Transfer RNA from Candidatus Filomicrobium marinum, 74 nucleotides, folded computationally.
RNA sequence: CGGGGCAUAGCUCAGCCUGGUAGAGCACCUGCUUUGGGAGCAGGGGGUCCGGAGUUCGAAUCCCCGUGCCCCGA
Numbered sequence: 001c002g003g004g005g006c007a008u009a010g011c012u013c014a015g016c017c018u019g020g021u022a023g024a025g026c027a028c029c030u031g032c033u034u035u036g037g038g039a040g041c042a043g044g045g046g047g048u049c050c051g052g053a054g055u056u057c058g059a060a061u062c063c064c065c066g067u068g069c070c071c072c073g074a
Stems, first nucleotide, its partner, number of pairs: 001073007010026004020057001028044005050066003054062001
């Protein structure tokens, strides 16, 4: 310098291709249960999707620019 992949909840990831109210597991909080803890059961809180711009009635999703990490090539 060129090409490719990834970036979404505290963590690990799905959702993107095919635009339509943001999800799962674990973790956390409350209650029940227990002498207590753990396990189990019931309920609850938490992100507006790496940043910016564009298209659209509508963007995590499509287009463009940039940032960070990883891989390949030179």
Annotation:
Rfam family: tRNA. From the family's description: Transfer RNA (tRNA) molecules are approximately 80 nucleotides in length. It is annotated as a transfer RNA. The sequence is in RNAcentral, with records from Rfam.